[in-house]
């Protein structure tokens, strides 16, 4: 310096144009003499920033940060 990947709830990660989802965690409730379990609600995203395309972008294009891998 160049080349790839990745960045989405507190955590792991899914979603590849047309209203944003799971599992694990958390919060109330049920259960229990109690806690574990179970069960049944809830809550929770500026989808890394910014800009472009498009009737519609998390998703396509450019740019910039940030991580990692590799090559020099």
């Nucleotide at each position: 310096g160049g080349g790839c990947c990745g960045u989405u709830a507190g955590c792991u990660c899914a979603g590849u144009g047309g209203u944003a989802g799971a599992g694990c965690g958390u919060u109330c409730g049920c259960c229990u003499u109690a806690c574990a379990c179970g069960c049944g609600a809830a809550a929770u995203g500026u989808c890394g920033g910014g800009g472009g395309u498009u009737c519609a972008a998390a998703u396509c294009c450019c740019u910039c940060a940030c991580g990692g891998c590799c090559c020099a």

A computed fold for a 72-nucleotide RNA from a bacterium, annotated as transfer RNA.
Its mean pLDDT, the model's own confidence on a scale to 100, is 81.
The sequence was found in a public genome assembly.
It matches the Rfam family "tRNA". Rfam classes the family as a transfer RNA. Rfam's curators write: Transfer RNA (tRNA) molecules are approximately 80 nucleotides in length.